Notes
This is a predicted structure of a 350-nucleotide RNA (Bacterial RNase P class A) from an uncultured Micrococcales bacterium. Rfam family: Bacterial RNase P class A. Rfam describes the family as follows. Ribonuclease P (RNase P) is a ubiquitous endoribonuclease, found in archaea, bacteria and eukarya as well as chloroplasts and mitochondria. The family's RNA type in Rfam is ribozyme. Its mean pLDDT, the model's own confidence on a scale to 100, is 77. The model forms 96% of the base pairs in the Rfam consensus.

RNA sequence: AGGGUCGGCCAGACGGUCGCGGCGGUUAAAAUCGACGAGGAACGUCCGGGCUCUACAGAGCAAAGUGGUGGGUAACGCCCACUCGGGGUAACCCGCGAGAAAGUGCAACAGAAAGCAGACCGCCACAAUUCGUUGUGGUAAGGGUGAAACGGUGGUGUAAGAGACCACCAGCGUGUUGGGCAACCAAUGCGGCUAGGUAAACCUCGCUUAGAGCAAGACCAGACAGAUAGCGUUGAAGCUGCUCGCCGAGCUAUCGGGUAGGUCGCUUGACGACGUUGGUAACAACGUUGCUAGAUAGAUGGCCGUCACCUGAAAAGGUACAAAACCCGGCGUAUCGGCCGGCCCUUUCU
Numbered sequence: 001a002g003g004g005u006c007g008g009c010c011a012g013a014c015g016g017u018c019g020c021g022g023c024g025g026u027u028a029a030a031a032u033c034g035a036c037g038a039g040g041a042a043c044g045u046c047c048g049g050g051c052u053c054u055a056c057a058g059a060g061c062a063a064a065g066u067g068g069u070g071g072g073u074a075a076c077g078c079c080c081a082c083u084c085g086g087g088g089u090a091a092c093c094c095g096c097g098a099g100a101a102a103g104u105g106c107a108a109c110a111g112a113a114a115g116c117a118g119a120c121c122g123c124c125a126c127a128a129u130u131c132g133u134u135g136u137g138g139u140a141a142g143g144g145u146g147a148a149a150c151g152g153u154g155g156u157g158u159a160a161g162a163g164a165c166c167a168c169c170a171g172c173g174u175g176u177u178g179g180g181c182a183a184c185c186a187a188u189g190c191g192g193c194u195a196g197g198u199a200a201a202c203c204u205c206g207c208u209u210a211g212a213g214c215a216a217g218a219c220c221a222g223a224c225a226g227a228u229a230g231c232g233u234u235g236a237a238g239c240u241g242c243u244c245g246c247c248g249a250g251c252u253a254u255c256g257g258g259u260a261g262g263u264c265g266c267u268u269g270a271c272g273a274c275g276u277u278g279g280u281a282a283c284a285a286c287g288u289u290g291c292u293a294g295a296u297a298g299a300u301g302g303c304c305g306u307c308a309c310c311u312g313a314a315a316a317g318g319u320a321c322a323a324a325a326c327c328c329g330g331c332g333u334a335u336c337g338g339c340c341g342g343c344c345c346u347u348u349c350u
Base pairs, nucleotide, nucleotide: 001346002345003344004343005342006341007340008339009338010337012307013306014305015304016303017302018301020037021036023034024033025032039321043332044331046330047329048328049327050326051213052212053211054210058244059243060242061241063209064208065207066206067205068082069081070080071079072078083097084095085094086093087092098204099203103202104201105198106197120143121142122139123138124137125136126135127134128133151169152168153167154166155165156164170194172191173190174189175188176187177186178185179184217264218263219262220261226255227254228253229252230251231250238246239245271290272289273288274287275286276285277284278283309318310317311316
């Protein structure tokens, strides 16, 4: 200097003026003064919770989610570290990461045959023979097909062969020793000779899970009108999709009448900023400091000036994606631009 890879930050600022929202002060009231007022994703509604209600109660099944090990967290399908496998020269990235020897499935064509498979061409033995070959038996080492053919190389042996046997490898199972909390790693011994792929197919195993949701729910004011039929203490409704259990009096359908108002929930939090300590890290503890929208048909703005950022020689132009509605932690997606840093590779100079 070039290329790559991983991570972090910003999202305009100040002043004046007019206007809007709730809050606080002042005022009999109005006027008036003060501070504050939309994001890094507020979007998606994909996860997890806090909170509220269903009851004073649970158990089983189903269903759903999840899946290497350890840690973090209120919790998670999230985050951190490690391990195994794959990609990459590397930094680094990816993984629906348990089980195929419990069972059932699936895999085109070719091929004899693709899970307990198989004999097309061959090889060997016997018999027959019209001398071309045919039949019976054995065989899976050689050849062919295929992405893949039921271990590889070399030998013993055999009628010809074959893990039938042997040596060395690979794979599988298992023992011991060492390292590690563990997943796992390394070394070494034994065995059988060998048990393809796929579970993001059904399935098996381990772990987790009650449901509904702020239009939850609580309170106040006000108004009204009940009737009919069916079921129900031989157990309604409810908790729970089903069963058992619990509880104990209403429930369902049709017709008809009244109300749609107000207050709370509603923003002080698993909160933010800075520092110290511990930890590889995620993060935790402690100390100091701050209060930063709470609307309810729904406010967050307009104008002027100065400065900042980007493009441009200047003039001048330009911010994208987008927008609170109970709150919070994550993940996914969109995006004009700018800034900062770690690491890896290549080249050159000192």
The sequence was found by an Rfam model in a public genome assembly.